[in-house]
Context: one part of a larger RNA
RNA sequence: GCCAGGGAGUUCAUCUGAGUGGCAAGGGUAAUCUGUAAGAGGACCCAAAGCGAAAGCAACAUGCUCGCAGCUUGCAAGGAGCGUGGUAUGAAAAUGCCAGGAGUCACUUGGAUGUAACCCGAAGCCGGACGAUCUAACCCUGAGUAAGGUGAAGUAACUGUAAAAGGUUAUGGAGGCCUGAAGAGGUUCUACGAGCAAGUGUUCUUCUAACUUGGGGUUAGGGGUGAAAAGCCAAUCGAGUCCGGCAAUAGCUGGUUCCUACCGAAGUUGGCCGUAGUCAAGCCUUAGAGGAAAUAGCUAGAGUAGUAGAGCUACGGGUUGAAGAUUUAGGUCCCGAAAGGGAUCGAUUUUCUGUCCAACUCCGAACAUUCUAGCAUUACAGAAUCUAAGAGACGGGAAGCCGGGGUAAGCCCGGUUUCCGAGAGGGGAACAACCCAGACUAUAGUUAAGGUCCCUAAUACUGACUAAGUGUGAAAGGGUGAAAAGUGUCUAUCGUCGAAGACAGCAAGGAGGUUGGCUUAGAAGCAGCCAUCCUUUAAAAAGUGCGUAACAGCUUACUCGUCAAGAUGAUAGGCCUUUAAAAUGGACGGGACUAAGUCAGUUACCGAUACUAUAGAAUGCUUAAAAAGCAAUUAGUAGGUAGGCGUCCUAUAAGGGCAGAAGUAUUUUCACAAGAGAAUAUGGACCUUAUAGAAAUGAGAAUCCUGGC
Numbered sequence: 001g002c003c004a005g006g007g008a009g010u011u012c013a014u015c016u017g018a019g020u021g022g023c024a025a026g027g028g029u030a031a032u033c034u035g036u037a038a039g040a041g042g043a044c045c046c047a048a049a050g051c052g053a054a055a056g057c058a059a060c061a062u063g064c065u066c067g068c069a070g071c072u073u074g075c076a077a078g079g080a081g082c083g084u085g086g087u088a089u090g091a092a093a094a095u096g097c098c099a100g101g102a103g104u105c106a107c108u109u110g111g112a113u114g115u116a117a118c119c120c121g122a123a124g125c126c127g128g129a130c131g132a133u134c135u136a137a138c139c140c141u142g143a144g145u146a147a148g149g150u151g152a153a154g155u156a157a158c159u160g161u162a163a164a165a166g167g168u169u170a171u172g173g174a175g176g177c178c179u180g181a182a183g184a185g186g187u188u189c190u191a192c193g194a195g196c197a198a199g200u201g202u203u204c205u206u207c208u209a210a211c212u213u214g215g216g217g218u219u220a221g222g223g224g225u226g227a228a229a230a231g232c233c234a235a236u237c238g239a240g241u242c243c244g245g246c247a248a249u250a251g252c253u254g255g256u257u258c259c260u261a262c263c264g265a266a267g268u269u270g271g272c273c274g275u276a277g278u279c280a281a282g283c284c285u286u287a288g289a290g291g292a293a294a295u296a297g298c299u300a301g302a303g304u305a306g307u308a309g310a311g312c313u314a315c316g317g318g319u320u321g322a323a324g325a326u327u328u329a330g331g332u333c334c335c336g337a338a339a340g341g342g343a344u345c346g347a348u349u350u351u352c353u354g355u356c357c358a359a360c361u362c363c364g365a366a367c368a369u370u371c372u373a374g375c376a377u378u379a380c381a382g383a384a385u386c387u388a389a390g391a392g393a394c395g396g397g398a399a400g401c402c403g404g405g406g407u408a409a410g411c412c413c414g415g416u417u418u419c420c421g422a423g424a425g426g427g428g429a430a431c432a433a434c435c436c437a438g439a440c441u442a443u444a445g446u447u448a449a450g451g452u453c454c455c456u457a458a459u460a461c462u463g464a465c466u467a468a469g470u471g472u473g474a475a476a477g478g479g480u481g482a483a484a485a486g487u488g489u490c491u492a493u494c495g496u497c498g499a500a501g502a503c504a505g506c507a508a509g510g511a512g513g514u515u516g517g518c519u520u521a522g523a524a525g526c527a528g529c530c531a532u533c534c535u536u537u538a539a540a541a542a543g544u545g546c547g548u549a550a551c552a553g554c555u556u557a558c559u560c561g562u563c564a565a566g567a568u569g570a571u572a573g574g575c576c577u578u579u580a581a582a583a584u585g586g587a588c589g590g591g592a593c594u595a596a597g598u599c600a601g602u603u604a605c606c607g608a609u610a611c612u613a614u615a616g617a618a619u620g621c622u623u624a625a626a627a628a629g630c631a632a633u634u635a636g637u638a639g640g641u642a643g644g645c646g647u648c649c650u651a652u653a654a655g656g657g658c659a660g661a662a663g664u665a666u667u668u669u670c671a672c673a674a675g676a677g678a679a680u681a682u683g684g685a686c687c688u689u690a691u692a693g694a695a696a697u698g699a700g701a702a703u704c705c706u707g708g709c
Base pairs, nucleotide, nucleotide: 001709002708003707004706005705006704012114013113014112015111016110017109018108019107020106021105022104023103026046027045028044032040033039050057051056060083063082064081065080066079070075071074084099085098086097087096088095089094118255119254121252125245126244127243128242129241130240136219137218138217139216140215141214142213143212144211145209147179148178149177150175154171155170156169157168158167159166183206184205185204189201191200192199221237223233224232225231258644259643260642261641262640263639268281269280270279271278272277283392284390285389286388287387288386289385293378294377295376297375298374299373300372301371302370303369304368309363310361311360316357317356318355319354321352322351323350324349325348326347327346330345331344332343333342334341335340396420397419398418399417400416401415402414403413404412405411425436426435427434440616441615442614443613444612445611446610450606451605452604453591454590455589460602461601462600463599464598465597471593484578485577486576488575489574490573491572492571493570494569495568496567497566505562506561508559509558511535512534513533516530517529518528541556545554546553617634618633619632620630621629645698647695649693650692651691652690653689654688655687656686663682664681665680666679667678668677669676670675
């Protein structure tokens, strides 16, 4: 891992609903007794009256009106509105609660509380025992330490001294001394690490001592022991182990077993040491009451408001420039003996001008929102509303639009609509929330979004554009006459020149006064300053650029000739290009495409669970039920409700079976499904149906348990 078997809402008590049944203004007994399915037992419980803190007091007129079902054109149970009554408070008015009889017991079942309480799962807490054969420390009694090196004190001899001291040579054999085996330890390193080993190997440390070790003994769990590491106390230690309290508790994780049908959520608001939870409300379901309206849409009318925008000599606040005036006890400077005058910087103010605002508004939409009416949709096949019971949920998310925070985010916080969540199908290459579209079943047809060269179902045409494989990513930035650049190309509009010959090219001219004046060493068209006239001309600047020391020289403007038809600007737009750099080779989904790209238009087709047709099933209504009919439906997580299938056992009734039961295997039929039946083979003795009852009742998951492979 697979297979087989096992594996999770149960019990009792109390409370509260629903269903069924008994009795009913009543209903029931409990323990217990007994001659035991009977009977006795009436203690006690619930109900039949409420109100008031209490003392205490103590209820319907069935009186009026409306009116659902129904019967029938006014009756009308239940229902609604009044009225009346009881009680408490109050001086009263009045207000609160209650009042025109339905309960109670049993069984089944939903839910609540307690109980181990759907199952498995802690770390822990407490109690009592058992442990020092491991290990820590200590006590008692024993044992062990190859070999070698070094050579302390002391001593002896000799020497030495006045005597000592000292020296030399021997002797001697000290030391938590040295090398090193046994022993003890466990530093480094890597090999091994399902091993030789719950660590080994290698290398290393120590080895007469604070050494090692045998045997015996002592200390015990908030306790011991500890040359202290929270170390060790039997492979267990920041509180041992075993058993018990104990099925501790777990707001946390995981799991929770057959089918179908109907409806179908929420991730919001408030509270909580509350934020992984829970309580209440809102949202879902079921049952009942009720008895006619409801409102997501559209139109109209009447209102509400101060947003977007806009505006500001309409307020509050900010802000650019210009001109003017005034000046207080303003500052500085100048003139003046002073008075005073002037300049400038301020302040205040007037006029003109430019500009801004979430916390400005003289204005002011759309949208929104309230009411009314009509349409539309839903509704007697039951609207609004109400009551009772059962939930789940209280982690949300995305897109469009409108905001707040943030440099920004697949970011955080709001509002609103739709969707995902809980939604399948088609498209988007793939892709929860983007586009189309809400899936009862089957078979056909038609379309949507999107597509029609091949992969891949389906197409052709017309007119343009693009040459970049653009199609099939764009930012920092760059530029300028505010909107990057392009003499790539197309289109439109407006100019100017042009057969009296344009534009480009080519041939020729491009002169004189004059080297203008000044300046300067020089300045002659051409360093610089000033001026920039006149003449001859077809035309020719007191000179466009190069050049010279200055001249010279070349060239341009300008003119004519030649040639022969368009040329040259501006503005706007379309497509295209540049801007455009990343790490294995590489992505328009791919192949490929010059259309199979882009724009405009026409046309046919493909394409979904959409729509249509036919047949069928189910839900709702009608009905006692069926048939027939009618009507709208039949996506679905959590969840509510309803109806079924199957398993073991029991009772009653009826059956089957050695002429072959159960079980097993294969094939096959029926049913929406859980499932049911049949045939054949195997098997060799039990089995089933109907109606009731009763449950240790359904397996794929729980790092599930046991076994097998």
Large-subunit ribosomal RNA, domain II from a marine metagenome, 709 nucleotides, folded computationally.